Predicted 3D model of a 349-nucleotide part of an RNA (small-subunit ribosomal RNA, central domain) from Trichopus zeylanicus subsp. travancoricus.
The RNAcentral record of the full RNA draws on SILVA.
Context: one part of a larger RNA
C1' cells in the first nucleotide's frame, strides 16, 4: 500500500453551523475533456515469456518472435460522467392558514418551607443515635402564637409524557424571539447531501483584590464506633453551591457520525389532519410527524438489534491497527492559573 473494521473486543469528533473539497433528481440539445474503438510512431540492448538451434546434458550461449502496459499523433463512436443551451417537479425552499410545547432571553409578581431577629405565653429540658456523647438551654432553650428580614428552590399535577443540535429545560404572568409538525391552493426551479481547516454553543468541578450567602456542604475541628478508624453514624463549620467574567472537559452514552432510498406484522403513547360517531368524553377507519414495547426475514462471535437496524444499498466526514511505557516526554498553540489541544520513542513483553 491493498485488504479489514468502529453498540459491548482497538476505533464515531460532546453537539451544531458552515468554507474549500467530494458526491449529486428527471427530459432534450451541443461538444468531445474523461471514456471506448481502429491505425501509426515510440518506450536502447540485456533480462522475463516462448519457438528453434549450439556446447555429450544442464547452467550458459546464439537466432527469431510475441503478449500485456505507458506515452504521443491521426481518424471515428456518443451510452455514461463533465461542459453548453433550454425545460420539468418528485428533492430542497418560500408565502399563507392553523397547531402543540419545562425551546431561548429579559422584566414583574407569588405562596409553602427553612434559618435568623423581635414581642408575648410558659417553665426544664432539648437535640441526636443501634446505643450514646459532643451541641443548645434558668443570662429562659425546645414548644406555641404575632410582626419583620434574607437567600435559594419551585410540592401535588408528573407520565414508559413534552421540547431542544447537544449540554439542558418545570411556580404564575408580560414582552421579544428560534425551531418543529399539519392542511389546501400557489410560487421558485436542483437552489441539494456531507464537510478538512474555521466558528458557535457546551453539565459538574475549578479560577478571578467583584457582589451575595438562607439551607446544604468537600476540607477542617469535635463526639462516637473500632485493635486502629485519617471512614461509614452524630454535632459544628469554611471554600463552594447563587449573580458577572474565564475554563472547554465528563461513563458529554443510544458506549451506535450525518443524509437518502428500500424491506413482514402486532400492541401502545404524544401531537395533528380528514372522515365517522345515541354527534359523545365511547367506538371504528385512514394519512403524517415524533416516541416506546414485542417480533419475521436477513444480520451478529454471542448477547442482541430488527422500518427509530446493528438488515439491504449509495455518498461524504471522523477514527482504529497487540499489551505496557503513555495520553507520558519534547516542541508548538491556548489559558490568570489549574489545565486543555496536538502527541512520540527507547525499553519491555
Nucleotide at each position: 500500500u491493498u485488504g479489514g473494521g468502529c453498540a459491548u473486543a482497538a476505533a464515531g469528533c460532546a453537539u451544531c453551523u458552515g468554507u474549500a473539497g467530494g458526491u449529486g433528481g428527471c427530459u432534450u440539445u451541443u461538444c468531445a475533456a474523461g471514456u471506448c474503438c481502429a491505425c501509426c510512431g515510440u518506450c536502447a540492448a540485456a533480462u522475463c515469456c516462448c519457438a528453434g538451434g549450439g556446447c555429450u546434458c544442464a547452467a550458459c550461449c546464439c537466432u527469431a518472435g510475441a503478449c500485456a502496459g505507458g506515452u504521443g499523433g491521426u481518424g471515428g463512436a456518443a451510452a455514461c460522467u463533465a461542459c453548453c443551451a433550454a425545460g420539468c417537479u418528485g428533492g430542497a425552499g418560500u408565502a399563507u392558514a392553523a397547531u402543540a410545547g419545562g425551546g431561548g432571553c429579559a422584566g414583574a409578581g407569588g405562596g409553602a418551607a427553612u434559618u435568623u431577629c423581635u414581642a408575648g405565653u410558659a417553665g426544664a429540658g432539648u437535640g441526636g443515635u443501634g446505643a450514646a456523647a459532643u451541641u443548645c438551654g434558668u443570662a429562659g432553650a425546645g414548644a406555641u402564637c404575632g410582626a419583620a428580614a434574607a437567600g435559594a428552590a419551585c410540592a401535588c399535577c408528573a407520565a414508559c409524557g413534552g421540547u431542544g443540535a447537544a449540554a439542558g429545560c418545570a411556580c404564575u404572568u408580560u414582552g421579544c424571539u428560534g425551531g418543529g409538525c399539519u392542511g389546501a391552493c400557489a410560487c421558485u426551479g436542483a437552489c441539494a447531501c456531507u464537510g478538512a481547516g474555521a466558528g458557535a454553543c457546551a453539565a459538574a468541578a475549578g479560577c478571578u483584590a467583584g457582589g451575595g450567602g438562607a439551607g446544604c456542604a468537600a476540607a477542617u475541628g469535635g463526639g462516637a464506633u473500632u485493635a486502629g478508624a485519617u471512614a461509614c453514624c452524630c454535632c459544628a463549620u469554611u471554600a463552594g453551591u447563587c449573580c458577572a467574567g474565564c475554563c472547554g472537559u465528563a461513563a458529554a452514552u443510544g458506549a451506535u457520525g450525518g443524509a437518502u432510498a428500500c424491506u413482514a406484522g402486532g400492541c401502545g403513547c404524544u401531537a395533528u389532519a380528514c372522515g365517522u360517531a345515541u354527534c359523545g368524553a365511547c367506538c371504528c377507519a385512514u394519512g403524517c410527524a415524533g416516541u416506546g414495547c414485542u417480533g419475521u426475514a436477513g444480520c451478529u462471535a454471542a448477547c442482541g438489534a430488527g422500518u427509530u437496524a446493528a438488515a439491504u444499498a449509495u455518498c461524504c466526514c471522523g477514527c482504529c491497527u497487540a499489551g505496557g511505557c503513555a495520553g507520558u516526554a519534547u516542541g508548538u498553540u491556548u489559558g490568570c492559573a489549574a489545565u486543555a489541544a496536538u502527541g512520540a520513542a527507547a525499553c519491555u513483553c